Model confidence (mean pLDDT): 82 of 100. This is a predicted structure of a 73-nucleotide RNA (transfer RNA) from Patescibacteria group bacterium UBA2591. It was read from a public genome assembly. Its Rfam family is "tRNA". Gene Ontology term of the family: triplet codon-amino acid adaptor activity.
[in-house]
RNA sequence: GCGUCUGUAGCUCAGUGGACAGAGCGAGGGACUUCUAAUCCCUAGGUCGCAGGUUCAAAUCCUGCCAGACGCA
Numbered sequence: 001g002c003g004u005c006u007g008u009a010g011c012u013c014a015g016u017g018g019a020c021a022g023a024g025c026g027a028g029g030g031a032c033u034u035c036u037a038a039u040c041c042c043u044a045g046g047u048c049g050c051a052g053g054u055u056c057a058a059a060u061c062c063u064g065c066c067a068g069a070c071g072c073a
C1' cells in the first nucleotide's frame, strides 16, 4: 500500500429500513438477613466511531474519513 471483518450503556454483546434502542454482567437504592453473600424489586447510564448522501422514515442502505483485528505484499 491492497483486501476482508469489527466499531451500539462502564464491560461482553443483540438489534439486517418503521413501536420510546435492548439483554446479561457491573453501578446506585430498597426488600430479606444478626452481618455478609445469595435471591428478589426498582433506578440511573446511549449524539449507535465521525461527516455527508439516499429515503416519508437510517443503528441498519451508499460514499468518504478515523480506530482496531486478520490476511496479502
Base pairs, nucleotide, nucleotide: 001072002071003070004069005068006067007066010025011024012023013022018056027043028042029041030040031039049065050064051063052062053061